Transfer RNA from a Gaiellales bacterium, 73 nucleotides, folded computationally. The coordinates come from a structure-prediction model, not an experiment, and the mean pLDDT is 80. Taxonomically the source falls in Gaiellales (Bacteria, Bacillati, Actinomycetota, Thermoleophilia). Its Rfam family is "tRNA". The family's RNA type in Rfam is transfer RNA. The same sequence occurs in records of 2 taxa. The RNAcentral record of the sequence draws on ENA and MGnify.
RNA sequence: GCGAACGUAGCUCAGCCGGUAGAGCAUCUGCCUGCCAUGCAGAAGGUCGCGGGUCCGACUCCCGCCGUUCGCU
Numbered sequence: 001g002c003g004a005a006c007g008u009a010g011c012u013c014a015g016c017c018g019g020u021a022g023a024g025c026a027u028c029u030g031c032c033u034g035c036c037a038u039g040c041a042g043a044a045g046g047u048c049g050c051g052g053g054u055c056c057g058a059c060u061c062c063c064g065c066c067g068u069u070c071g072c073u
Stems, first nucleotide, its partner, number of pairs: 001072007010025004019056001027043005049065005
């Protein structure tokens, strides 16, 4: 230099044949217990890497850029 995959909650990831952003773990609150743990119920937490385009509507499609990983030279 060329190519490919990936980037979504604190962490690991789903959702991507366009139509309300989710799960598990972690955190907080309550219940339970003599206390802790386990268990149960609930809550909070997101500019969906950045910018632009298409569209009535974009995490999803298109373009550029950034980052990570891998391959080729």